Predicted 3D model of a 505-nucleotide part of an RNA (small-subunit ribosomal RNA, 5' domain) from a metagenome. The prediction has a mean pLDDT of 86. The full RNA is in RNAcentral, with records from SILVA.
Context: one part of a larger RNA
């Protein structure tokens, strides 16, 4: 000297763009933070046209619109959070998979047939305080269950033929075995199977790299390996039964401590230090422990069970609940915001669309927190006004600084116009916002403060005080003339700052 997610004193006009819970992965009040699809299906409140009836109160239909619950479908495994674990193939980086798997999406080839029984919902009834749940009847499907077909694929044998570094792959003959489907619809399609193949994501396996401690020197028994097996998408002590007795380690095994890694970001002439907040990728986690279910995909922040701890309801019989999403809120703490608008833009989910959701985002608001830019006027004005400090009492300094003249209008302030972000060719669509931006008005008005000042180190006199009171990064000042402690004046520095304090080079 740079530098921070900083904080703390003093002091504070305005903008733009950034940035904000680093401490207790401590507990949470309320609201929102994941739906949508009636162009998959039975139902149907209600409104609105109507037809029959008819005791004029209404019964029965038929059509449109259309809340709402069930069934099914995708989607909810993204997207948003945080750093607790984790020294680890977790992560970078680079290779393998002849050892896998991928929904939705793109190409291609086949196929889409016949039949069957439930079940929600709806309606009774019953049981509970509730949460929910138990019974009967009845009902539909792109829901669920056979049969048919088999281009095909999968398994098993089995011919021939090409190929690899290997276990081996690849293509081809024939053979026996298994395995398919679902309609909707506004006719424009959009979905259903089965294969191949592509993109895209993902598993798993290597080698290489990046912390401390030897005041931790041995460590291991599913440990190392083999054989059969079981499990996975797959390989594999991943499990397991039975052999063997072996792996590791001074090039640091174990143990301990200590942390998320990484692009990057401070510093630095660089090599090197020291770091990982915000942005982007990877990874992990979702009260804590611990399971598996569904599904392409999870062992699943706002699904499910089961143990525990904690808070709530509660008729004591039992039952809810999980902000390390977005505001808030309580504790702790030097310390970190608004229980804001908005889906208009990007993007996502589902939908055929219309569109419906989106605390993802897109903005606004707080905060000098940090960068960056503006401005608090400019010109002129000497009898060098007045006060103030010092004074050797002459004066000297404040100092063109003020008064005072003459002008500007940034920035705030009012008035009136007013966007672009919207895809456009045309109707409709802006939260930001009547905002940024133009014009015009008025008027120097409304806008400076800190620390410092012995030396380092740029700037000095006075009065107080008397090793007191206090200053101090160092060196060191203070005991009666203190330029070093307190005020004043004065000057220096920097300037919407400024100085302290932590932390890093």
């Nucleotide at each position: 000297g740079a530098a921070u997610g900083a904080a703390c004193g003093c002091u504070g006009g305005c903008g733009g763009c950034a940035u904000g819970g680093a401490u207790u992965a401590g507990g949470c009040a309320u609201g929102c933070a994941a739906g949508u699809c009636g162009a998959a299906c039975g139902u149907u409140a209600g409104u609105c046209u109507u037809g029959u009836u008819u005791u004029c109160g209404g019964a029965c239909g038929a059509g449109a619109c259309a809340a709402a619950a069930g069934u099914g479908g995708c989607g909810a495994a993204a997207g948003g959070g945080u750093g607790a674990g984790u020294a680890a193939c977790a992560c970078g980086u680079g290779a393998g998979u002849a050892a896998c798997c991928u929904g939705c999406c793109c190409c291609c080839g086949a196929g889409g047939u016949u039949g069957g029984g439930a079940u929600a919902g709806c309606c009774c009834c019953g049981g509970g305080a509730a949460a929910c749940c138990g019974g009967g009847a009845u009902u539909a499907a792109u829901a669920c269950c056979g049969g048919a077909u088999g281009u095909g694929a999968c398994c098993g044998a089995u011919u021939g033929g090409c190929u690899g570094c290997a276990u081996g792959g690849c293509c081809u003959u024939u053979c026996g075995g298994u395995c398919a489907a679902a309609g909707a619809u506004u006719c424009a399609u959009c979905g259903c199977u089965u294969g191949g193949g592509g993109a895209u994501g993902g598993g798993c396996u290597c080698g290489c790299g990046g912390c401390c401690g030897a005041u931790u020197a041995g460590c291991u028994u599913g440990u190392u390996g083999g054989u059969g097996g079981g499990g996975u998408a797959a390989u594999a002590g991943c499990c397991c039964a039975c052999c063997a007795a072996g792996g590791c380690u001074a090039u640091g095994a174990c143990c301990g401590g200590u942390a998320g890694c990484u692009g990057g970001u401070c510093u630095g002439a660089g090599a090197g230090g020291a770091u990982g907040g915000u942005c982007a990728g990877c990874c992990a986690c979702a009260c804590u422990g611990g399971g598996a279910c569904u599904g392409a995909g999870a062992c699943a922040c706002u699904g499910c069970c089961c143990a525990g701890a904690c808070u709530c309801c509660u008729a004591c019989g039992g039952g809810a609940g999980g902000c390390u999403g977005c505001a808030g809120u309580c504790g702790a703490g030097a310390a970190u915001c608004a229980u804001c608008c908005g889906c208009a833009a990007u993007g996502g989910g589902c939908g055929a669309a219309a569109g419906c959701c989106u605390g993802a985002c897109g903005g606004u608001g707080c905060g000098a927190u940090g960068c960056c830019g503006c401005g608090u006027g400019a010109g002129g004005g000497a009898u060098g006004a007045c006060g103030g400090c010092c004074u050797u009492c002459g004066g000297g300094u404040u100092g063109u600084a003020a008064a005072c003249c003459u002008c500007u209008g940034u920035c705030a302030g009012g008035a009136g116009g007013g966007a672009c972000g919207a895809a456009g060719a045309a109707u409709g669509u802006g939260a930001c916002g009547g905002u940024a931006c133009c014009u015009c008005c008025a008027g120097a008005g409304g806008a400076a403060g800190c620390c410092a000042c012995g030396g380092c180190u740029a700037a000095c006199u006075a009065c107080g005080u008397g090793c007191c009171a206090g200053c101090a990064g160092c060196c060191g000042c203070g005991g009666u003339a203190a330029u070093a402690c307190g005020u004043a004046g004065g000057u220096g520095g920097c300037g919407a700052g400024c100085g302290u304090u932590a932390u890093u080079c």